Notes:
Transfer RNA from an Elusimicrobiota bacterium, 77 nucleotides, folded computationally. The coordinates come from a structure-prediction model, not an experiment, and the mean pLDDT is 80. It matches the Rfam family "tRNA". The family's RNA type in Rfam is transfer RNA. NCBI's taxonomy places the organism under Bacteria, Pseudomonadati, Elusimicrobiota.

RNA sequence: GCUCGGUUAGCUCAGUUGGUUAGAGUACCUCCUUGACAUGGAGGGGGUCACAGGUUCGAGUCCUGUACCGAGCACCA
Numbered sequence: 001g002c003u004c005g006g007u008u009a010g011c012u013c014a015g016u017u018g019g020u021u022a023g024a025g026u027a028c029c030u031c032c033u034u035g036a037c038a039u040g041g042a043g044g045g046g047g048u049c050a051c052a053g054g055u056u057c058g059a060g061u062c063c064u065g066u067a068c069c070g071a072g073c074a075c076c077a
Stems, first nucleotide, its partner, number of pairs: 001073007010026004019057001028044005050066005
């Protein structure tokens, strides 16, 4: 340099053919349970869907560019 994959909650990840509210686990906060802790139960907060643009009535999802991470290939010494 070329090709491919990835980027969604603090962390690990799902999200189906573009359309009903953006979700799960875990973590965090509050409450219940206990003499106390742990476990368990109930509830709650937290997201510019990497960034910028485009297409569309409508984009996490499609297209383009940029950034970062990973894999493969090539080149040089």